This is a predicted structure of a 484-nucleotide part of an RNA (small-subunit ribosomal RNA, 5' domain) from Prasinococcus capsulatus. The RNAcentral record of the full RNA draws on ENA.

Context: one part of a larger RNA
């Protein structure tokens, strides 16, 4: 010198854009942060245009909740990175080629009885369906052939018409490709230690079997007795990785907040269910601590999601606004939901900008300060005149951002614009011995004290405290603390 998710002391005017728990992956009151569909269904209730409409609930069903947010605990490699391969899977979309027939048993709502203090339940009945099951079919899969297999669901709206028909629009089942998205393999990089030299028994590797979407010691039984290792195996400490990020002329160093990609984890372990996907953050079951409720018989919880709250700590925001706009889910669509986002609030935290007035103006006034009593200096500084009006104050208009004809604007009566007032409302910090720009009076007197380093201080201290004056840098400036 340069940075900094920076703290600390003193000051502090405004705007604009970011950025804010690096510590305790310590415990968390309380609100929110995942629902939505009546154009899958039957059922209460509540109103009426009263027999058939509309609204709301709670219930099966469907899709979603595996995305989006958060955090770095673990991991030194099954993880990242660059490159490359296959033995794989893939809802929702687009895409080929075909189909959607006949039938059947059930259940929750509800009702009735009744358990419990609650949480939640338990018998008996009825009731639907795009829930469930059986049959048939088969463009296809499989398979060397013979042969084996595997499907399905309707709703809505028009219009004839009132047996139903047919159109349009959403779906449904099989199958073809694609796309996206996962999964796997493999090389090469990828932090310290030898005061860790030896490690390994499903180990290495083959055969057959099982098991996965697929390959494979992935699992198992039998053979062989392999494999790793001073090019550092093992083991032990640390550590999420990368793009980047800071620094530096480079080459390297040092970092890995926000931003973007991947990875892991969800109170602590373990474990499968569901379903394309999860071994699931606001899902389940088991153990564990820990907390709260209890009628002691048993229950519930899980902020590393936005706020917020205790604790820790040099330290780190608001229990705001609104889905208006990008983007998500659900739905034919109106819409619904969305602490993602959008935005507004605190914080000199960081970077950019502005601004605190400009011109004149000497008898160089008062005053301070020094001083040899003549003066120096503070100083055009100020007073005073002449102006301007960035901000400021007040009123007056006032947006773009809306795509899509119409309507929709949190932000926000915000930004801007007009006007009028009036120099008004706005300067600190730290330093002046030498390094290193800037000097002298008083006080102290090896004292009290300063100090990055060299040193200063014992009676003339340009070094210590105060004056005055001067250098720097400015809504800052210093000090720490850390990287280059």
């Nucleotide at each position: 010198g340069a940075a900094u998710g920076a703290a600390c002391g003193c000051u502090g005017g405004c705007g604009g854009u970011a950025u804010g728990c690096c510590u305790a992956a310590c415990a968390c009151a309380u609100g929110c942060a995942a629902g939505u569909c009546g154009a899958a269904c039957g059922u209460g209730u509540a109103u009426u245009u009263u027999u058939a409409a509309u609204a709301c609930a709670a219930g099966u069903g469907g899709c979603g909740a595996a995305c989006g947010g958060g955090u770095g605990a673990g991991u030194a490699u099954a993880a990242c990175g660059u490159a490359a391969a296959a033995a794989u899977c893939u809802a929702c979309c687009u895409u080929u080629a075909g189909g959607a027939a006949a039938g059947a048993a059930a259940u929750a709502a509800c009702a009735a009885u009744u358990g419990g203090a609650a949480a939640c339940g338990a018998u008996u009945g009825c009731u639907a369906a795009u829930g469930u099951c059986u049959u048939a079919u088969a463009u296809g899969c499989u398979g060397a052939g013979g042969a084996g297999u595997a499907a399905a669901a309707u709703g809505a709206u028009u219009a004839a018409c009132u047996u139903u028909u047919a159109a349009u629009c959403a779906g449904c089942c099989u199958u073809u490709a694609g796309a996206u998205g996962a999964u796997u393999u493999u090389a090469c990089g990828c932090c310290u230690g030898a005061u860790u030299a030896g490690u390994u028994u499903g180990u290495u590797g083959g055969u057959g079997a099982g098991g996965u979407a697929a390959u494979g010691g992935c699992u198992u039984a039998c053979c062989a007795a392999g494999a790793c290792g001073a090019c550092g195996a093992u083991c032990a400490g640390u550590a999420g990785c990368u793009g980047g990020u800071c620094u530096g002329a480079g080459a390297g160093g040092a970092u890995g907040a926000u931003c973007a990609g991947c990875c892991a984890c969800a109170c602590u372990g373990g474990a499968a269910c569901u379903g394309a996907g999860a071994c699931a953050c606001g899902g389940u079951c088991c153990a564990g601590a820990c907390u709260c409720c209890u009628a002691c018989g048993g229950g519930a919880g899980g902020c590393a999601g936005c706020a917020g709250u205790g604790g820790g700590g040099a330290a780190u925001u608001u229990u705001c606004c609104g889905c208006a706009a990008u983007g998500g889910g659900c739905g034919a669509a109106a819409g619904c939901c969305u602490g993602a986002c959008g935005g507004a609030g605190c914080a000199a935290u960081a970077c950019c900008g502005c601004g605190u007035g400009a011109g004149g103006g000497a008898u160089g006034a008062c005053g301070g300060u020094u001083c040899g009593u003549g003066g120096a200096u503070u100083g055009u500084a100020a007073a005073c005149c002449u102006c301007u009006u960035u901000u400021c104050u007040u009123a007056a208009a006032g947006a773009a951002g809306a795509a899509g004809c119409u309507c929709u604007g949190a932000c926000g009566g915000u930004a801007u614009u007009u006007a009028a007032g009036g120099a008004a409302u706005a300067a600190g910090c730290a330093c002046c011995g030498g390094c290193u720009a800037a000097c002298u009076c008083c006080g102290u007197g090896c004292c009290a004290g300063c100090a990055g380093c060299c040193g200063c201080g014992g009676u003339a201290a340009u070094a210590c405290g105060g004056g005055g004056g001067g250098u720097g840098c400015a809504a800052g400036c210093g000090u720490u603390a850390u990287u280059c």
The prediction has a mean pLDDT of 82.